[in-house]
């Protein structure tokens, strides 16, 4: 200097003035006056966890659902922190839906012999068993020739490190091929040819032992059989956990109408009701209960913002976070408020040697009971630490 990784912070507006809108507090008979405040880092998604409210026997069981390495944090969580294991990267770092595949079932196109306790396409072997062909030598038999030794032909037997070859049957899974993946790897011995068949070393699995760690796990040693993949974000098995509904919850006030509507069941030998489904149990239960049709109301107040709250400092902890102390109050709208103008500074872009000048305020985007998370969208920065590469000293 270039590229990369990660942490923090800010984020379009800040300050001031004038006018306007909403709410709070104080004063006031009232119009009003004064003082303070007023939409985010994600307010989005409605994906999680809670607070809170109501039902309430949250009693038991089944079905169903959620989570899934270990330890810690938290009100709690599928969240956060730290670690273990696996994976990506030269690295700083990043990612993981991370219990179990020898309990069972299932899936994997095509290619391939064969895709899990499989398999012979090309190949290798011919020891053991059978059939056939053939070379050389020795010896025997037969025929022919020859004066004879001998020569030629045919047949049988024996031999040739039980010659050479073909076929049937057989052996092999080491070599090659197919495929994303082929039932451990390298080397040696052994074999007819091979194979953990045997051995040495290595990886994996199992058993036992030792060491480190709270643990997940890691390191090491001895022995053994030699080695029976992948997918559970497939069904499943295992462990742990699980009342439900939700601010349109719920409480109160006011107003209003139409109850002699219909049907079914029942009146304690109990119809029916009780906030996910079913069963059991329990409680309530009679001018009854449930269902269908019809009529009225849909207005107002509360809930509604002081909180697992923010900020500063100190202490503990690797960290998440916890404790102490001081200080602050920071929207509560409800057809739905937070806007406009000006000035200064700030940020961005263009022009210019400079002084300066021109333009813009941009992205994603607006609370609705509240809080803690996760995920997604996004313009412009700043600072710190770390890694890799190049160059110079």
């Nucleotide at each position: 200097c270039g590229g990369a990784g990660u942490u923090g912070u800010g984020c379009g507006g800040g300050c001031g003035a004038u006018c306007g809108c909403c709410g709070g507090c104080a004063u006031g008979a009232a119009u009003a006056u004064g003082c303070g405040g007023g939409a985010g880092g994600a307010a989005a998604g409605u994906c999680c966890g809670g607070g809170c409210u109501c039902c309430a026997c949250a009693g038991g069981g089944c079905a169903g659902g959620a989570u899934g390495c270990u330890g810690g944090g938290u009100a709690a969580u599928a969240c956060c922190c730290a670690g273990g294991g696996g994976g990506a990267g030269u690295g700083a770092u990043c990612c993981c839906a991370c219990g179990g595949a020898a309990a069972g079932u299932g899936c994997a196109a095509c290619a391939g012999a064969g895709a899990g306790c499989a398999g012979a396409c090309c190949g290798c072997c011919c020891a053991c068993g059978g059939u056939c062909c053939u070379u050389c030598a020795a010896c025997c038999c037969g025929c022919a020739c020859c004066a004879a030794u001998g020569u030629g032909c045919g047949g049988a037997u024996u031999g040739a490190c039980c010659g050479g070859g073909a076929c049937c049957a057989g052996g092999c899974a080491a070599g090659g091929g197919u495929g994303a993946a082929a039932c451990g790897g390298u080397g040696a011995g052994g074999u007819a040819a091979g194979a953990g068949c045997u051995c040495a070393c290595c990886a994996g699995c199992g058993a036992c032992c030792g060491g480190g760690g709270c643990a997940a796990c890691c390191c090491g040693g001895u022995c053994g059989g030699c080695u029976c993949g992948g997918c559970a974000a497939a069904c499943c098995c295992c462990a742990u956990c699980c009342g439900g509904a939700g601010c349109a919850a719920g409480a109160c006030c006011a107003a209003g109408u139409a109850g002699a509507g219909g049907a079914a069941c029942g009146a304690u030998u109990g119809a029916g009701a009780a906030u996910g489904g079913c069963c059991c149990g329990u409680u309530c239960g009679a001018u009854g209960u449930u269902c269908c049709a019809g009529g009225g109301u849909a207005g107002g107040u509360c809930g509604c913002u002081u909180g697992a709250g923010g900020u500063g400092c100190c202490g503990g902890g690797u960290a998440a976070c916890c404790g102490g102390u001081a200080u602050c109050c920071u929207a509560g709208a409800u057809g739905a408020a937070u806007g406009a103008u000006c000035g200064c500074a700030c940020c961005c872009g263009g022009g210019g040697c400079g002084g300066c000048u021109c333009g813009g305020g941009g992205a994603c985007a607006g609370a609705a009971c509240c809080c803690g998370g996760c995920u997604u969208a996004c313009a412009g920065g700043c600072a710190g630490c770390u890694c890799c590469g190049u160059u110079c000293c």

The prediction has a mean pLDDT of 75.
Predicted 3D model of a 393-nucleotide RNA (Bacterial RNase P class A) from a candidate division CSSED10-310 bacterium.
The sequence was found by an Rfam model in a public genome assembly.